[in-house]
A computed fold for a 137-nucleotide RNA from Planomonospora venezuelensis, annotated as c-di-AMP riboswitch aptamer (ydaO/yuaA leader). It matches the Rfam family "c-di-AMP riboswitch aptamer (ydaO/yuaA leader)". For this family Rfam cites "New RNA motifs suggest an expanded scope for riboswitches in bacterial genetic control" (Barrick et al., Proc Natl Acad Sci U S A, 2004).
RNA sequence: UGGGCACGGACGCCGAAUCCGCGAACCCGCGGAACCGGGAACCCACGUUUUCUGGGGUGAAUCAACGCGCUCGCGUGUUGUAGGGCACUUUCAGCCCGAACCCGACAGCUAACCCGGUAGGCGCUAUGGAAGCCGAA
Numbered sequence: 001u002g003g004g005c006a007c008g009g010a011c012g013c014c015g016a017a018u019c020c021g022c023g024a025a026c027c028c029g030c031g032g033a034a035c036c037g038g039g040a041a042c043c044c045a046c047g048u049u050u051u052c053u054g055g056g057g058u059g060a061a062u063c064a065a066c067g068c069g070c071u072c073g074c075g076u077g078u079u080g081u082a083g084g085g086c087a088c089u090u091u092c093a094g095c096c097c098g099a100a101c102c103c104g105a106c107a108g109c110u111a112a113c114c115c116g117g118u119a120g121g122c123g124c125u126a127u128g129g130a131a132g133c134c135g136a137a
Base pairs, nucleotide, nucleotide: 011123012122013121014120018033019032020031021030022029023028034118035117036116037115038114039113044108054106055103056102057101058100063080064079065078066077067076068075069074083097084096085095086094088132089131090130091129092128093127
């Protein structure tokens, strides 16, 4: 000097998952704000249907073809796909995701009202071009 790895701070990304106060005294308890979710009238919608072919919810995460296994309902692999993300917005390209979980026989919408959540996982020049906008000098 260059490269790699780890830790900490700051900054940022996905996500609702942040901030404040009090107590405790070490990340715990309570409360508030903010954001998010569920249930729940009239009206409207659905209705000769539905109810083991159960049904429903959070979430972008649905659906399909082919192949294999197989307890005929699932599992699994490949390829796509509804949809979603990538440090102001739009657009064009590029790169990714396209999961997981919960309720427990039960829920259309829905004001009042009622009940909950505030996690987790990453990056650290994080993808670029153009236009617009904002800011700085």